[in-house]
Context: one part of a larger RNA
Molecule: small-subunit ribosomal RNA, central domain
Organism: uncultured bacterium
RNA sequence: CUGGGCGUAAAGGGUGUGUAGGCGGCCUUUUUAGUUAAGCGUGUAAUCUUGCAGCCCAACUGCAUUUUUGCGUUUAAUACUGGAGGGCUAGAGGCUGGAAGAGAGGAGUGGAAUUCUCGGAGUAGCGGUAAAAUGCGUAGAUCUCGAGAGGAACACCAGUGGCGAAGGCGGCUCCUUGGUCCAAGUCUGACGCUGAUACACGAAAGCGUGGGGAGCAAACAGGAUUAGAUACCCUGGUAGUCCACGCUGUAAACGAUGAUCACUAGAUGUGUGGUCCCUUCGGGGGCUGCGUGUCGAAGCUAACGCGAUAAGUGAUCCGCCUGCGGAGUACGGUCGCAAGAUUAAAACUC
Repeated sequence: CUGGGCGUAAAGGGUGUGUAGGCGGCCUUUUUAGUUAAGCGUGUAAUCUUGCAGCCCAACUGCAUUUUUGCGUUUAAUACUGGAGGGCUAGAGGCUGGAAGAGAGGAGUGGAAUUCUCGGAGUAGCGGUAAAAUGCGUAGAUCUCGAGAGGAACACCAGUGGCGAAGGCGGCUCCUUGGUCCAAGUCUGACGCUGAUACACGAAAGCGUGGGGAGCAAACAGGAUUAGAUACCCUGGUAGUCCACGCUGUAAACGAUGAUCACUAGAUGUGUGGUCCCUUCGGGGGCUGCGUGUCGAAGCUAACGCGAUAAGUGAUCCGCCUGCGGAGUACGGUCGCAAGAUUAAAACUC
């Protein structure tokens, strides 16, 4: 390389949009490029294969044959693939009517709680721990009542509930806006699938500029513990956490499971549509779609397990793996303000 693989052994890109490319529904006409068949030309010789022959045999040599899987050209075939034309509606999409939702961005607003400030009342403790101490408090704390300030997060509802491509999204109201699903028709007529490069999005932490700062809290300080304690526990506490704009581009970014399509027993929850039957009008049952769970037939799997939401049976396209370590490192390139990210070896070693 061929091949074999990628839930857990090495291996699915963090996610999407989409360019090139690859692949692509049914009928028909045409073309004959691919494809198939036959003929011709060429495909040097030696070597190689097979047969025969010549040196006594063999090596060696000679003659013939095979091979040269290819290329060119001519003729023919037309199923399949491709090109061109015409048509279709089962894929895909549009329209109409409905449905659910923490989907996104912006603006406004509400109550509980923590902290702080002021006032009243009140007195010696409070706090914290396994036990303590540091700490706070007679300059009046903790506790309690009233008023105010400010920031952040939204108890209950809440649910293997919902929505989103993923990251993720949760008080309430309004504005703008994306996607999905269902039903019945109607319209377009293959417009599809995947997708290298590219572009966009992308938790937390981190970075830049300017705000904000209640609580929490890396670093740091102190008190304990301990042989020590640069920790676990306690008292404090700054970045940060929050907002605006810009950067970073990584995660056990996980279902450790790429996307799309088709097919293959059932049982039972749950969310949301449609429809039919029964009804004591509370509700109950059947069928059907789209989600989301559990258990399981066949099958698969090294086993665990998966099992219509497949890891089953097939098809198309992309990404990735190829013994352990060295190493996701060095060097170089690209990107970044930096931190670093990305691409990515070898010597050597077992």